[in-house]
Context: one part of a larger RNA
Order: sequence, then C1' cells, then structure tokens
RNA sequence: CGUUAGGAAAUUUGAGAGGAGUGGACCCUAGUACGAGAGGACCGGGUUGAACGCACCGCUGGUGUAUCAGUUGUUCUACCAAGGGCAUUGCUGAGUAGCUAUCGUGCGGAACGGAUAAGCGCUGAAAGCAUAUUAAGCGCGAAGCCGACCUCAAGAUUAGAUUUCCCUAUGACCUCCCUGAAAGACGAUCAGGUUGAUAGGCGCAAGAUGUAAGUGCGGCAACGUAUUUAGUCGAAGCGUACUAAUAGAGG
Repeated sequence: CGUUAGGAAAUUUGAGAGGAGUGGACCCUAGUACGAGAGGACCGGGUUGAACGCACCGCUGGUGUAUCAGUUGUUCUACCAAGGGCAUUGCUGAGUAGCUAUCGUGCGGAACGGAUAAGCGCUGAAAGCAUAUUAAGCGCGAAGCCGACCUCAAGAUUAGAUUUCCCUAUGACCUCCCUGAAAGACGAUCAGGUUGAUAGGCGCAAGAUGUAAGUGCGGCAACGUAUUUAGUCGAAGCGUACUAAUAGAGG
C1' cells in the first nucleotide's frame, strides 16, 4: 500500500509450506513348529533403553565480576579496634534469581486409513483344452507415496468466514514523551503512565552466607566463650503512592 464503505478488538477455515519419520536388546508364545541331532523359528503380545528432536529448571549439578564469609601484601581513614581502595573478581570457600546440561527432568517417533511397487493370487478367453502371469475384469501386498501427528499460514490479489463495539460524517485509533521487562542490536513486541503497583525506594519475607560490631567473662597472650542460628545480603514473591511515569502536542 492492497483486501472497495470505514475504524477497533477477538475467534477462526485451510489453498499452500515446513517439521517429524531411526534402530537395538530382553521376556512370553516356546525349547513349540521344523530337524536324525546340533540347533531353532514365522505370526502375535509385553518390557527396557541407545542415539536424535522439542520443552522446562520442581530434583541433581554448572555458571552466577549481585551477595555472604575466610585470608595474604600494601595504602588510607591520626593511633587501637573496625573498615575502605588496589593486587586476574587479589586469592579461597559457599551461593539466590536468570541462563543452562545426555551431567538433570518431562514428552515424541507410533497406531490407523487410502492408492500402489516387486511379488503372490481370482476369474478368464483369443486357441471347445490349458493359462496367477492379460486381452476385458477383480484382489492381497512395503520402513517407500498420499493422509493421519506437530508448526506456520487469506499478499490464498480467488486477498475467505464468525462475534462484539463506534459511525453515515460523527468519531475511532495511534504516535510523540515518560516508567519498564515475560521483549530486545536499533526499530519492534509486551506491561503501564495518577481513574496508577510500570520501575525505584520502603515493609514483610522464600532464600544465600554462617553466629557481625560493641560489651561482659576466661586466658600472660594468641584466642575462646556469652549476648547470637546472629549480622549482612536478598535479581524471584506479596504489599505499600514515598520518588519518577507531569503537563501537553501531533497524525
């Protein structure tokens, strides 16, 4: 821009396109059929699990330069104590959220239908017979083909359908701007903009770390111990207008 009144919101049909499609082992049938024996099935049923694919983070883990603790050197806060900076995040031990793993979990391939290939058949003449094998006619038959399963899909210009609202010239919608994340290179998308929980702050607190500082007591001291499962943090959650989403302009 189109979809021929128009605009907004929602639900859809499916022309068409893409994806998937794997294989093993064990058990039963059955040590049966078969076979002198050795050996050892078809068909059918069940279980397990490899690789692959999709999704997720409740579990097990990884990361986690938010966080907590320990610790070395040095410097600064006048000194002690307690802390800040730098040294790869100084190093080390843990670790929430998020992200993530054949290092975790869940699920999938299937079954089924149609038309067939090789192949196997029915009927059957030409050719009084015969012929599955063909001339007329009819069937069975594959991991393959077409559906079925999953995803996208009306620019499918053949531009489809349904529901609700506004409107026969009223209005409807959107953007600029701002707060942001389930989104993200930027646009976009999504959640919001005071008739507000959108982000920050604050409160609670799942959770992380692991018992702060100060003081008392014990010890010559290093240190231990009580206060104290403390102190600090808390990306997720719940709440709360304290701060910022003001005011306005345009299409």
Predicted 3D model of a 251-nucleotide part of an RNA (large-subunit ribosomal RNA, domain VI) from Saccharimonadales bacterium (SeqCode). RNAcentral holds the full RNA, with entries from ENA. Its Rfam family is "Bacterial large subunit ribosomal RNA". Its mean pLDDT, the model's own confidence on a scale to 100, is 82.